[in-house]
Context: one part of a larger RNA
RNA sequence: UUGGGCGUAAAGCGUCUAUAGGUGGCUUUUCAAGUCCGCAGUCAAAUUCCAGGGUUCAACCCUGGACAGGCGAUAGAAACUACCAAGCUAGUGUAUGGUAGGGGUAGAGGGAAUUUCCGGUGGAGUGGUGAAAUGCGUUGAGAUCAGAAAGAACACCAACGGCAAAAGCACUCUAUUGGGCCGACACUGACACUAAGAUACGAAAUCUAGGGGAUAAAAUGGGAUUAGAUACCCCAGUAGUCCUAGCCAUAAAUGAUGGAUACUAAGUGAUGUGUGUAUCGACCUGUGUAGUGUUGUAGCUAACGCGUUAAGUAUCCCACCUAGGGAGUACAUUCACAAGAAUGAAACUC
Numbered sequence: 001u002u003g004g005g006c007g008u009a010a011a012g013c014g015u016c017u018a019u020a021g022g023u024g025g026c027u028u029u030u031c032a033a034g035u036c037c038g039c040a041g042u043c044a045a046a047u048u049c050c051a052g053g054g055u056u057c058a059a060c061c062c063u064g065g066a067c068a069g070g071c072g073a074u075a076g077a078a079a080c081u082a083c084c085a086a087g088c089u090a091g092u093g094u095a096u097g098g099u100a101g102g103g104g105u106a107g108a109g110g111g112a113a114u115u116u117c118c119g120g121u122g123g124a125g126u127g128g129u130g131a132a133a134u135g136c137g138u139u140g141a142g143a144u145c146a147g148a149a150a151g152a153a154c155a156c157c158a159a160c161g162g163c164a165a166a167a168g169c170a171c172u173c174u175a176u177u178g179g180g181c182c183g184a185c186a187c188u189g190a191c192a193c194u195a196a197g198a199u200a201c202g203a204a205a206u207c208u209a210g211g212g213g214a215u216a217a218a219a220u221g222g223g224a225u226u227a228g229a230u231a232c233c234c235c236a237g238u239a240g241u242c243c244u245a246g247c248c249a250u251a252a253a254u255g256a257u258g259g260a261u262a263c264u265a266a267g268u269g270a271u272g273u274g275u276g277u278a279u280c281g282a283c284c285u286g287u288g289u290a291g292u293g294u295u296g297u298a299g300c301u302a303a304c305g306c307g308u309u310a311a312g313u314a315u316c317c318c319a320c321c322u323a324g325g326g327a328g329u330a331c332a333u334u335c336a337c338a339a340g341a342a343u344g345a346a347a348c349u350c
Base pairs, nucleotide, nucleotide: 004321005320007304008303012318014201015200017198021194022193023192025088026087027086028085033081034080035077036076038074041071042070043069049065050064051063052062053061054060091191093187094186096183097182098181099180103177104176105175106174107173108172109171110154114150115149116148117147119145120144121143125136126135162169163168207246208245209244210243211242220236221235222234223233258317259316260315261314262313263312266295267294268293269292271290273288274287275286299306300305324349325348332343333342334341335340
């Protein structure tokens, strides 16, 4: 390199957008670049292959012939790909009418709980555990009632449910804004798919600056336990957790399953929507579409299992893999304030 793979054995980039590149719907025309066919030239000899001959056979040698393939010419063919020209509407997209939603951003408001503070009542414990102790409390705790403040999170509804590219998104309202789905006719007329490099987004933790700081809580201190206890349990408690502006770019970033298109048994549930029935609504029934579950046929799979949301049958494009360790290490480069991240070997061993 060919071949083979990528749910769990090595292997799908965390996710999107998009450039080059690769691939690309239906019909007719042009052209002849690719493609196909004919013909001649050339690709030294030797070698290989075939036929014949020679050495008593053979190896070997001699004579003659040929296939396949390459290159540049030349005469043609026109189905396919490309090109030229013209059209089409089944892909894509736009307009229009509806529709569901914790989709994003900004602002405003709310109640429960917790802690703290202040005051009243009251008077000895409370708290905590397997059992205790440290702790808090006559300078009046805990309990209970009234008031005030602060910060963070939004019980029930809640679901096997919804939305979003992923990360993720949930009290209520307002403003603004992105995407999806459905319907019927219009418009555009292949405008498509994928995507190296590149841009953007990217949980938590960390970092920088300024705020904030209720709860719980790395570190840390104390009490226990224990042979010890740098732990598990208890009492405290700082960073951080929250906000604003930046940085970082990683996760078992998982469906451990890249994206797009087409096709291929059934049963059952739920969500949104259209149509029909119905005076409206609710309920019920049938049917279409989109996403989301479950059981399962064929098929696939090493098995487990997957199974119209495929891991089935096919096509196109991208990423990645090639025994274990050494090692996601060293060196080097790029990025980063740093922490580190990305790219990423070898010796040796087995």
Predicted 3D model of a 350-nucleotide part of an RNA (small-subunit ribosomal RNA, central domain) from Pinus lambertiana. Lineage of the source: Eukaryota > Embryophyta > Tracheophyta > Acrogymnospermae > Pinus subgen. Strobus. The RNAcentral record of the full RNA draws on SILVA. Model confidence (mean pLDDT): 85 of 100.